[in-house]
Annotation:
A computed fold for a 350-nucleotide part of an RNA from Proteiniclasticum ruminis, annotated as small-subunit ribosomal RNA, central domain. The coordinates come from a structure-prediction model, not an experiment, and the mean pLDDT is 87. It matches the Rfam family "Bacterial small subunit ribosomal RNA". Rfam links the family to the GO terms ribosome and structural constituent of ribosome.

Context: one part of a larger RNA
RNA sequence: CUGGGCGUAAAGGAUGCGUAGGUGGAUAUUUAAGUGGGAUGUGAAAUCCCCGGGCUCAACCCGGGAACUGCAUUCCAAACUGGGUAUCUAGAGUGCAGGAGAGGAAAGCGGAAUUCCUAGUGUAGCGGUGAAAUGCGUAGAUAUUAGGAGGAACACCAGUGGCGAAGGCGGCUUUCUGGACUGUAACUGACACUGAGGCAUGAAAGCGUGGGUAGCAAACAGGAUUAGAUACCCUGGUAGUCCACGCCGUAAACGAUGGGUACUAGGUGUAGGAGGUAUCGACCCCUUCUGUGCCGUCGUUAACACAAUAAGUACCCCGCCUGGGGAGUACGGUCGCAAGACUAAAACUC
Numbered sequence: 001c002u003g004g005g006c007g008u009a010a011a012g013g014a015u016g017c018g019u020a021g022g023u024g025g026a027u028a029u030u031u032a033a034g035u036g037g038g039a040u041g042u043g044a045a046a047u048c049c050c051c052g053g054g055c056u057c058a059a060c061c062c063g064g065g066a067a068c069u070g071c072a073u074u075c076c077a078a079a080c081u082g083g084g085u086a087u088c089u090a091g092a093g094u095g096c097a098g099g100a101g102a103g104g105a106a107a108g109c110g111g112a113a114u115u116c117c118u119a120g121u122g123u124a125g126c127g128g129u130g131a132a133a134u135g136c137g138u139a140g141a142u143a144u145u146a147g148g149a150g151g152a153a154c155a156c157c158a159g160u161g162g163c164g165a166a167g168g169c170g171g172c173u174u175u176c177u178g179g180a181c182u183g184u185a186a187c188u189g190a191c192a193c194u195g196a197g198g199c200a201u202g203a204a205a206g207c208g209u210g211g212g213u214a215g216c217a218a219a220c221a222g223g224a225u226u227a228g229a230u231a232c233c234c235u236g237g238u239a240g241u242c243c244a245c246g247c248c249g250u251a252a253a254c255g256a257u258g259g260g261u262a263c264u265a266g267g268u269g270u271a272g273g274a275g276g277u278a279u280c281g282a283c284c285c286c287u288u289c290u291g292u293g294c295c296g297u298c299g300u301u302a303a304c305a306c307a308a309u310a311a312g313u314a315c316c317c318c319g320c321c322u323g324g325g326g327a328g329u330a331c332g333g334u335c336g337c338a339a340g341a342c343u344a345a346a347a348c349u350c
Base pairs, nucleotide, nucleotide: 003322004321005320006319007304008303012318014201015200016199017198021194022193023192025088026087027086028085029084030083031082033081034080035077036076037075038074039073040072041071042070049065050064051063052062053061054060091191092188093187094186095184096183097182098181103177104176105175106174107173108172109171110154115149116148117147118146119145120144121143125136126135162169163168206247207246208245209244210243211242215241216240220236221235222234223233258317259316260315261314262313263312266295267294268293269292270291271290272289273288274287275286276285299306300305323350324349325348332343333342334341335340
C1' cells in the first nucleotide's frame, strides 16, 4: 500500500453556511461514453507456465503449445450507470392556518441583598477560627431605625422542562428579528445529500483604547499552621470580573459518539401540537407527528455497555488513526499588538 478501524484502547474537525468535487427519486423514450459479447490487426524474440527432447543427473540448452489477462479498429446488445427529451409527485422547497419557547439585538423599568455615606437610638466590644492572631472599635464600632449613593446579579417559579448550529441563553415591559414544530395539500417539480479549499460564529482566560468598579478576587501584604509552608485557614487587597469598540480562536469546545437517508419487538415518563371517542363542559381514554429521558428484545461489543435519540442492518459524502517516548516539540510557512494559534517532522531511544 492493500486492509482494518475511530463512545472508553491511536483516531469525529469546536460549530454552522457553502464553492469545486463525489453521490442522488418515479415513468416513458432516445443515445451508446461506461458496461457485456463477436470479429480483425497487433501484443518481437528470450523469460514465466505446460508437454516432450539433448548433455551420465541437475543447473543449462533445444522443439512444440499455452500465455502475453493489453491496445486499436469494427459490428451487435441496451438490463444497469452516464448523456438528451418528455412527463410525474412519494424527496426538497413555497403558500395558507395555528399554538409553544431563558433563540438573538437594542432601549426602558423593578424589587431583595451586599458595600459605602448622612442622621437617630445605644455601649464595649465586634469580627474571625480547629484554636487563635493580624484587622475594626470610646475620634463611639458591631447591633438597630430612617434617608441617600452606586455597581453587579436576578431568590421562589425551576422541571434528566424549553430554545439555539455549537459556544450558550433565566427579573419585567416594549421595539426589531432568526429558526423549529403541527395541520392543510393550493403552488414549484428532484430544485436533493455531503462538502476539500473558503467564509462566518465561537466559553473562560488574555490583549488594545476609553469608561465603570458594589461584591468577589489571581498577584501582593500581614496573621496563623508547620521541621519548613513561596500552600490549604484567616484579615486585607490590585489586575480582572461589568460596559462600548477592536483583537485572540483555544477548552474534558463531551454524548469523549461527524452529517444525511431507509429499515429493524416492546414498555413507561415528560414537553409542544393535531385527530378521534366520551362528556353539559373540563378531565379521562385511543391514534398520530416532533422533541427530550428511563427500561428492554433481536442484533452489536474485548468488556463496560448501546439498543428507533443505535455503538443494530445497509448506502452516500466529509474528517481522522496506524506502537510508546522524543512531540503536538524543532525548523519553515501563514495568522496575531503580544501571549501565542494553525500546519508539522527527524535524529535518538525502548